A computed fold for a 346-nucleotide part of an RNA from a groundwater metagenome, annotated as large-subunit ribosomal RNA, domain IV. The RNAcentral record of the full RNA draws on SILVA. Its Rfam family is "Bacterial large subunit ribosomal RNA".
Context: one part of a larger RNA
RNA sequence: CUCUCGCGAAGGAACUAGGCAAAAUAACCCCGUAACUUCGGGAGAAGGGGUGCCCCGGUAGGGUGUUACAGCCCGAGGGGGCCGCAGUGAAAAGGGCCAAGCGACUGUUUACUAAAAACACAGGACUCUGCGAACUCCGAAGAGGAGGUAUAGGGUCUGACGCCUGCCCGGUGCCGGAAGGUUAAGGAGAGGGGUUAGGGCCGCAAGGCUCGACGCUCUGAACCGAAGCCCCGGUAAACGGCGGCCGUAACUAUAACGGUCCUAAGGUAGCGAAAUUCCUUGUCGGGUAAGUUCCGACCUGCACGAAUGGCGUAACGACUUGGCCGCUGUCUCCGCGAGAGACCCG
Numbered sequence: 001c002u003c004u005c006g007c008g009a010a011g012g013a014a015c016u017a018g019g020c021a022a023a024a025u026a027a028c029c030c031c032g033u034a035a036c037u038u039c040g041g042g043a044g045a046a047g048g049g050g051u052g053c054c055c056c057g058g059u060a061g062g063g064u065g066u067u068a069c070a071g072c073c074c075g076a077g078g079g080g081g082c083c084g085c086a087g088u089g090a091a092a093a094g095g096g097c098c099a100a101g102c103g104a105c106u107g108u109u110u111a112c113u114a115a116a117a118a119c120a121c122a123g124g125a126c127u128c129u130g131c132g133a134a135c136u137c138c139g140a141a142g143a144g145g146a147g148g149u150a151u152a153g154g155g156u157c158u159g160a161c162g163c164c165u166g167c168c169c170g171g172u173g174c175c176g177g178a179a180g181g182u183u184a185a186g187g188a189g190a191g192g193g194g195u196u197a198g199g200g201c202c203g204c205a206a207g208g209c210u211c212g213a214c215g216c217u218c219u220g221a222a223c224c225g226a227a228g229c230c231c232c233g234g235u236a237a238a239c240g241g242c243g244g245c246c247g248u249a250a251c252u253a254u255a256a257c258g259g260u261c262c263u264a265a266g267g268u269a270g271c272g273a274a275a276u277u278c279c280u281u282g283u284c285g286g287g288u289a290a291g292u293u294c295c296g297a298c299c300u301g302c303a304c305g306a307a308u309g310g311c312g313u314a315a316c317g318a319c320u321u322g323g324c325c326g327c328u329g330u331c332u333c334c335g336c337g338a339g340a341g342a343c344c345c346g
Base pairs, nucleotide, nucleotide: 001341002340003339004338005337006336007335008334010332011331014330019327027051028050029049030048031047036041038160052082053081054080055079056078061074062073063072064071083087095325096324097323098322099321100320101319102317103316107119108118123158124157125156126155127154128153129152135144136143137142161312162311163310164309166242167241168240171239172238173235174234175233176232177231180230181229182228186224187223191219192218193217194216195215198211199210200209201208202207243261244260245259246258247257270304271301282298283297284296285295286294
């Protein structure tokens, strides 16, 4: 010096990203306990006091047991006394409070860096499914769903509870409609091409040019052809979206009011420098001697906002943030001690 422990004057978080770590609290009995609250809770709130041993006396009382006693077991409260620094005499055994954020809660999770405000969750909603159900596995058969039947089952979103959940259907999706437009295979087959039995023309001939039936074959216009798309409606707890400029009141400022442009419609309630605020350490208030954090307000919301839910909320949390009490070697500032290493000799 390292590790694991023990103790420490005065101070007591000045340490630090942060009280991390340590210290402190601790059992049982009694007293006593606030806001708030879903009346259950919060509560072991908080905050106090007691505890050994001996005697009165195993007393009052209770239990067991009996016909009834007895016996046995448990046993307060009260009075008196004894000892120590210390009586839950060693060990084991909540630190507490205030405020805020997030998530209701108990649960679940990254086996080996994350336990959380993530996932799940009861509850809410939409939607599909009439049963050989939808949906899933699967070539099929078959199976799950389910030996269930819409108070059931599948999918998606939200996430207890309370108060609520505005406007937009133009785009995309989904649902409904079927008049019109468009439209595939297929049907249909006008027409066109190839082939040539044969004909025509030229040529002495060989041959060349040309027309071309029946067939075979290639192609092929009208016309008839569904759903879909176009089209017409509906639907946002479907995907999503929810404006700009200018002016105006008898101080000023501001603008209930007016004008204008655009839109499918221009953000309602509630909340708001927020897990969201760039400017920003916004401004004011609180707390501190001093506060980029924190709490309460304001609203100029760069860029909250209503089931990708909004705002609250008792209880809960090895969550996160700020403050306070207690307590401490975290620190001022280190010291001493114990054991085990390191180091030296062998």